[in-house]
RNA sequence: UGGUGAGGUAGAGGCGCAAAAGUCAUUAGUAUCAUUUUUGAGAAUGGCAACAAUGAAAAAAUGAGAAAGGGGCUUUUGCCGAAGUAGGGGUUAUUGCCAAAGUAUCCUCUGCUGGGCCGAUAUUGAAUAAGUAUCGGACUGUCACUAGUGAAGACUAGUGGAGCGCUAUCUCAAGA
Numbered sequence: 001u002g003g004u005g006a007g008g009u010a011g012a013g014g015c016g017c018a019a020a021a022g023u024c025a026u027u028a029g030u031a032u033c034a035u036u037u038u039u040g041a042g043a044a045u046g047g048c049a050a051c052a053a054u055g056a057a058a059a060a061a062u063g064a065g066a067a068a069g070g071g072g073c074u075u076u077u078g079c080c081g082a083a084g085u086a087g088g089g090g091u092u093a094u095u096g097c098c099a100a101a102g103u104a105u106c107c108u109c110u111g112c113u114g115g116g117c118c119g120a121u122a123u124u125g126a127a128u129a130a131g132u133a134u135c136g137g138a139c140u141g142u143c144a145c146u147a148g149u150g151a152a153g154a155c156u157a158g159u160g161g162a163g164c165g166c167u168a169u170c171u172c173a174a175g176a
Stems, first nucleotide, its partner, number of pairs: 004173008014080001016079009032064007042051001045099004083113008092104003114140002117137008142161008
């Protein structure tokens, strides 16, 4: 000098990602509780215990009446594989107890996704909210290639790739 290999540091994308606190609506006049009436033996997968004709479960009327998860807004914090997700393994919690099942939390292994948006299908959900998976669409950032303009920096257009990327910089090694 250049930018081949390895390692480190700092950054960028933007309706950017996530968390916490507060608040608002929804969930919902639902669940549940009490009283009365009807009804008449059990109720959630199994078992046990408890309760139960002094009335189980269910239905109706009256009165009282939630919560969690998810969502909007504000503020603060941490960040740019931020984060999310699929499968496997493990842990804890959840009911009167045990088991099963489901749900939630945490750890770990492997894989996928650059980012947000819109749409379709399926699924979770109270939900036309929101999330997830698959597919499609344009947009955007980045790099490469091609063409054009330009003294150059660079700009415009098109095509394509992926974050194990890109930009800047430092150290070591190798080459000239």

A computed fold for a 176-nucleotide RNA from Vulcanibacillus modesticaldus, annotated as Lysine riboswitch aptamer. It was read from a public genome assembly, where an Rfam model found it. The organism belongs to Vulcanibacillus, within Bacteria. Its Rfam family is "Lysine riboswitch aptamer". Rfam describes the family as follows. Riboswitches are metabolite binding domains within certain messenger RNAs that serve as precision sensors for their corresponding targets. Gene Ontology term of the family: lysine biosynthetic process.